[in-house]
Context: one part of a larger RNA
RNA sequence: CCCUGGUUAAGGAACUCGGCAAAAUGACACCGUAACUUCGGGAGAAGGUGUGCCCUCAUUAGGUGAUUCAAUUUACUUGAGGAGCUGAAGGGGGCCGCAGAGAAACGGCGGUAGCGACUGUUUACUAAAAACACAGGACUCUGCUAAGUCGCAAGACGAUGUAUAGGGUCUGACGCCUGCCCGGUGCUGGAAGGUUAAGGGGACUUGUUAUCUGUCUUCGGACGGAGAAGCUCGGAACCGAAGCCCCAGUAAACGGCGGCCGUAACUAUAACGGUCCUAAGGUAGCGAAAUUCCUUGUCGGGUAAGUUCCGACCUGCACGAAUGGCGUAACGACUUCCGCGCUGUCUCAACCAGGGACUCA
Numbered sequence: 001c002c003c004u005g006g007u008u009a010a011g012g013a014a015c016u017c018g019g020c021a022a023a024a025u026g027a028c029a030c031c032g033u034a035a036c037u038u039c040g041g042g043a044g045a046a047g048g049u050g051u052g053c054c055c056u057c058a059u060u061a062g063g064u065g066a067u068u069c070a071a072u073u074u075a076c077u078u079g080a081g082g083a084g085c086u087g088a089a090g091g092g093g094g095c096c097g098c099a100g101a102g103a104a105a106c107g108g109c110g111g112u113a114g115c116g117a118c119u120g121u122u123u124a125c126u127a128a129a130a131a132c133a134c135a136g137g138a139c140u141c142u143g144c145u146a147a148g149u150c151g152c153a154a155g156a157c158g159a160u161g162u163a164u165a166g167g168g169u170c171u172g173a174c175g176c177c178u179g180c181c182c183g184g185u186g187c188u189g190g191a192a193g194g195u196u197a198a199g200g201g202g203a204c205u206u207g208u209u210a211u212c213u214g215u216c217u218u219c220g221g222a223c224g225g226a227g228a229a230g231c232u233c234g235g236a237a238c239c240g241a242a243g244c245c246c247c248a249g250u251a252a253a254c255g256g257c258g259g260c261c262g263u264a265a266c267u268a269u270a271a272c273g274g275u276c277c278u279a280a281g282g283u284a285g286c287g288a289a290a291u292u293c294c295u296u297g298u299c300g301g302g303u304a305a306g307u308u309c310c311g312a313c314c315u316g317c318a319c320g321a322a323u324g325g326c327g328u329a330a331c332g333a334c335u336u337c338c339g340c341g342c343u344g345u346c347u348c349a350a351c352c353a354g355g356g357a358c359u360c361a
Stems, first nucleotide, its partner, number of pairs: 001356008010347002014345001019342001027051005036041001038173001052095006062086003068080004072075001096100001108340004113335002115332002120132002136171007148157003174327004179257003184254002186250005193245003199239002204234001207231002211226006258276005285319001286316001297313005
């Protein structure tokens, strides 16, 4: 010096990102217990008091219930009786110690705000949370050989279920609510018109050449032209489904929810007016917020002093309504701020015990 413990004057969070760690609280009985609340809670709220031993009331209350006795309905019956054993709690008096839950085990508490309703679940080995799940809500698909899923198939699950059922997606208790936009994308419906594949269709067309014909000929044929049938190359019109175009519906589907200018008898502001654009221009509620850049916004509270915190304001860079909005009792090894208690966290360090380190073997 390090580790694990113990004690500490005065102060008591001045430490620190942060009371991390430590200290403190602690049992049982009684008294007493606020806001708020979904009336269950909150609550062990908080805050207090008592606790040992001896004597006595006292043969205590209570519990158990023997020997015995009685009754009849003779039974695993009913009743009387109280021996013995056991045994709280309390009243009164006394005794001792610094200390009576004498050791050990054994809640610190209160206030505020955020998030998530809750109990649960999770990154086995750096994250336990505000993430996931959840009951509840909504939309949507599915009529049973269901939809959906696995499999090439047989087949299986769904389900020995049947729309109060099953699958998918979103939201996430409860309370009050959930505004406007269907132009785009998606989904659903429609079927008149446009477009449209294979296929059908086959106008016309390519090649080949039996034959005819021209020229030449060594009379065998060669070359050129036309060219039926068949085969063959290509092929227009026309017919032709879904889809797409098109027409509607649908936002608890994906999503979206404006700008400029002027105006009131101080000023300021603009209930009001004008204009442009849009599918429609953000409603209620909330708001410097887990969201606010400027920003330590401004005002108020708390402190001697507060970039955090709480309450307001609204100028919302860039909240906003099931990608849910705003509240909310209870709950949380969650996060923020404040207070009481308590302390070696600190001012500021000291000592003690054990184990290391160190020296020697």

The part of an RNA shown here (large-subunit ribosomal RNA, domain IV) has 361 nucleotides and comes from a soil metagenome. The coordinates come from a structure-prediction model, not an experiment, and the mean pLDDT is 88.